[in-house]
C1' cells in the first nucleotide's frame, strides 16, 4: 500500500420543555440530587448472606475436577510455564492422570483384530503325470511375516548381509525403551550408556488414582398487624316437671315468642353475653444498597495479582420508575445536484429485581495500540 494476528475501548453528543421512581428540604406551593449493562441475557461453575439438618473423625456410596507452578474467599476461573498439534509468521487450538490391577470394544472388509495370521504368493523335500529334458502341472506333510490383497490400525523404518525362501537373524544409521548423570520448585528438557525391539488402539466404555463437595434458597429469612370465621382461657345469665327407652332421643306439662285470650306455629340448649390469650390470611415494615466497591497515584511481581496513599458515593421498584417532544451536531441509508448542498428514514444487542466473582451466548457501527507477512520507494 495490501493481506493478516493479538489486546484494549466506545456504543450517539449537548440543550431545552414535559412526565415517571427514590431521596432530602418545605405547613403548603414547590424546589434540590440521583436514576440500568457491557452484557442487567443464559442461570452454567464459584462465593457472601439467610434458613433448615449435623457430637468428632474415618470408610462406603454418589456427583464433580484432573499436566506443573502460581494468583484469589472461591472456582470448572485467570495468569505464567510445560507436552501435543496447526500456520511461512505474528500467533491460535488441545477433558492433556493412569492401557505391564482388571474386565469389555475394536463396526463393515479381511485368512487373520491380540495366548495375531497362511487368502493369493516364495521355498526346499516326496509321489504322479507331462517333457522341447530347460522344466511345467497336480497332490501330500513342512518352512516362511519379504511381495500382493483388506481395513482407522496387521507386532519398527531404509540400505546392505545372510539363507533353500526369508526373517533384528546379523550390520549401518533413523525411530524406540530403559537410563547413570546434569539443568529446573515442579511438570519437564537434555544425555554418557545399554537394549534386537517388547504388553497396538479406545478410559467424552466400566474402572483404578488423587483431590473437592450437608440441603434449600430473598416466593431465602425476620418483624408489625386487621375484618370475618375457628381455638383456649376467666366471669355472668339459663340449663325447669312427669312418663318411655340401656342409650341416642322421645311424648306430654310448665315457660318465652308470635298476639290481649284460645287453637295452631316456633323456641325449649355441645346455650347466650362479656372480656382477655394464641396461630394463620389480607396488608404494612425490614432483609435492600458502604461493597471481597469505582476511579486516580505509587510500590512490588514478567503477569494474573497484591500493599499503600488520596478521592468518590453511584438505580432500589414491588405489577413493577428510568419514557416522550424539539432543537443544533456526528454517523449510515435513499432521493435530487456539476458542486457548495437540500429533503426524507435510521441509530446495534439488549434492559435492573439479594449482591459479588467467572464463564458463555447476543452485538449495527466505529476508535486506539502492539506485532507479522508481502510488494514499492528511500
Nucleotide at each position: 500500500u495490501c493481506a493478516g494476528a493479538c489486546g484494549g475501548c466506545c456504543g450517539g453528543a449537548u440543550g431545552g420543555c414535559u412526565g415517571c421512581g427514590c431521596u432530602c428540604c418545605g405547613c403548603a406551593a414547590g424546589g434540590g440530587g440521583c436514576g440500568a449493562g457491557g452484557a442487567a441475557a443464559g442461570u452454567c461453575c464459584g462465593g457472601g448472606c439467610u434458613c433448615c439438618a449435623c457430637g468428632g473423625a474415618g470408610a462406603c456410596a454418589c456427583g464433580g475436577u484432573g499436566c506443573c507452578g502460581g494468583c484469589u474467599a472461591a472456582c470448572g476461573g485467570c495468569c505464567g510455564g510445560c507436552g501435543g498439534g496447526g500456520g511461512c509468521g505474528a500467533c491460535c487450538c488441545c477433558a492433556g492422570g493412569g492401557a505391564a490391577a482388571g474386565u469389555g470394544c475394536c463396526a463393515c472388509a479381511g485368512a487373520g483384530a491380540g495366548c495375531a495370521g497362511a487368502c493369493c504368493g516364495c521355498c526346499g523335500g516326496g509321489c504322479c503325470a507331462g517333457u522341447u529334458c530347460g522344466c511345467u502341472g497336480g497332490c501330500c506333510a513342512g518352512g516362511c511375516a519379504a511381495g500382493g490383497g483388506u481395513g482407522a490400525a496387521a507386532g519398527g523404518g531404509u540400505g546392505g548381509g545372510g539363507u533353500a525362501a526369508g526373517a533384528g537373524c546379523c550390520c549401518a544409521c533413523c525411530g524406540c525403551g530403559c537410563g547413570a548423570c546434569c539443568g529446573g520448585c515442579a511438570a519437564c528438557g537434555g544425555a554418557a550408556g545399554c537394549g534386537g525391539c517388547a504388553u497396538g488402539g479406545c478410559a467424552a466404555a466400566c474402572c483404578c488414582c488423587a483431590c473437592c463437595g450437608g440441603g434449600a434458597g430473598c416466593a431465602a429469612g425476620a418483624c408489625c398487624a386487621a375484618a370475618u370465621a375457628g381455638g383456649g382461657g376467666c366471669g355472668g345469665c339459663a340449663c325447669g316437671c312427669c312418663g318411655g327407652g340401656c342409650a341416642a332421643c322421645u311424648g306430654g306439662c310448665a315457660g318465652c315468642g308470635g298476639u290481649g285470650u284460645u287453637u295452631c306455629c316456633g323456641c325449649g340448649u355441645c346455650g347466650c353475653c362479656g372480656c382477655c390469650c394464641g396461630g394463620g390470611u389480607c396488608g404494612g415494615u425490614c432483609g435492600c444498597g458502604c461493597g471481597a466497591g469505582g476511579c486516580g497515584c505509587u510500590c512490588g511481581g514478567c503477569a494474573a495479582c497484591g500493599g499503600g496513599c488520596g478521592u468518590c458515593c453511584c438505580a432500589g421498584a414491588g405489577g413493577a420508575a428510568u419514557g416522550g417532544c424539539c432543537a443544533u451536531c456526528c454517523c449510515u441509508c435513499g432521493c435530487u445536484g456539476c458542486a457548495c448542498g437540500g429533503c426524507g428514514a435510521g441509530g446495534a444487542c439488549a434492559g435492573a429485581a439479594c449482591c459479588c466473582g467467572g464463564c458463555u451466548u447476543a452485538c449495527a457501527g466505529g476508535c486506539c495500540g502492539u506485532c507479522u507477512g508481502a510488494c514499492c520507494c528511500u